[in-house]
RNA sequence: GUGACUCUGGAGAAGCUCGUUUACCGGGUGCCGAAGGUGCAACACGGGGAUUUAUCGCCGUGAAUCUCUCAGGCAAAAGGACAGAGGAUA
Numbered sequence: 001g002u003g004a005c006u007c008u009g010g011a012g013a014a015g016c017u018c019g020u021u022u023a024c025c026g027g028g029u030g031c032c033g034a035a036g037g038u039g040c041a042a043c044a045c046g047g048g049g050a051u052u053u054a055u056c057g058c059c060g061u062g063a064a065u066c067u068c069u070c071a072g073g074c075a076a077a078a079g080g081a082c083a084g085a086g087g088a089u090a
Stems, first nucleotide, its partner, number of pairs: 002090001005086005014029001016028004030074003036070001037068001039066001043062005049056003
């Protein structure tokens, strides 16, 4: 220094509707993005090729709070990216 752990803070969106229905389960419609996951660049790096010797084009790799909304979520609770603090450990 990194990860895990503990404490604190921590947003958004229907307490929608149907099935007896707050939740669980299944269906319908509308939404959110900050668990997780997907995708990407005019930039960077690497590798060939061409020839005009300093350019052209091709291939690959690489990001996020961006993007998608698969998953998850849409009263409270729980969860929660991220941030601060902590002590002892791998």
This is a predicted structure of a 90-nucleotide RNA (Glycine riboswitch aptamer) from uncultured Lawsonibacter sp.
The model forms 89% of the base pairs in the Rfam consensus.
The organism belongs to Lawsonibacter, within Bacteria.
The prediction has a mean pLDDT of 82.
The sequence is in RNAcentral, with records from MGnify.